[in-house]
Molecule: transfer RNA
Organism: Candidatus Paceibacter sp.
């Protein structure tokens, strides 16, 4: 410098154009227990930032941040 992949909840992952973004993990409360752990109920919280395309964008294009990989 040049190509390419990635960015969703505290965290590890779905969600390849259809409206209430999903699960497990984690926290919080409450059942149970002599006290804990385990177990069960319930809540909790997120799509990187700007802009386009669309009746509708996590998804599709474009700039740009940040990680990654390769080639020089």
């Nucleotide at each position: 410098g040049c190509u390419c992949u990635c960015a969703u909840a505290g965290u590890u992952c779905a969600a390849u154009g259809g409206a209430u973004a999903g699960a497990a993990c984690g926290c919080g409360a409450g059942a149970u227990u002599g006290c804990g752990g385990a177990u069960c109920u319930c809540g909790u919280a997120a799509u990187g930032u700007a802009g386009g395309u669309u009746c509708g964008a996590u998804u599709c294009c474009u700039a740009c941040u940040g990680a990654g990989a390769g080639c020089a």